[in-house]
Molecule: c-di-GMP-I riboswitch aptamer
Organism: Desulfosporosinus sp.
RNA sequence: GUUCGGUUGGGGUAAACUUUGCGAAAGCGAAGGACGCUAAAGUCAUGGGUCUAAGGCUUAAGAAAACCAAAGUACUUUUUCAAGUAACUUGGAACUUAAGCUAAGAUCGCCAGAUUACAAGA
Numbered sequence: 001g002u003u004c005g006g007u008u009g010g011g012g013u014a015a016a017c018u019u020u021g022c023g024a025a026a027g028c029g030a031a032g033g034a035c036g037c038u039a040a041a042g043u044c045a046u047g048g049g050u051c052u053a054a055g056g057c058u059u060a061a062g063a064a065a066a067c068c069a070a071a072g073u074a075c076u077u078u079u080u081c082a083a084g085u086a087a088c089u090u091g092g093a094a095c096u097u098a099a100g101c102u103a104a105g106a107u108c109g110c111c112a113g114a115u116u117a118c119a120a121g122a
Base pairs, nucleotide, nucleotide: 003122004121008119009118011038012037013036017032018031019030020029021028022027035109042115043114044113046112047111048110049107050106051105055102056101057100058099059098060097061096062095067092068091069090070089073086074085075084076083077082
């Protein structure tokens, strides 16, 4: 130096919870704190799982006003099988609320995979 090994050892890490910051949330950072883990509870969201659903899509409901379209009504004009105005009705769009779906968000202390890695010992 390389490979194996890593029982034991020095040690390493730090769940819940509390405070604080970030985030729509899931969750994350820092300090305290230890349920555990310990040769990867080191690192990487690549595959599966799980969590969240801001945004997006779908469905349903919705008071008033304003916008768009249509039917009928009333009035006006006169170019008269037309045009305009007004309120009403219906529908649409927008908006709000609720539900469902959705990751590009999160989790490596869920699993797999990849990658790096202490000493003793061989």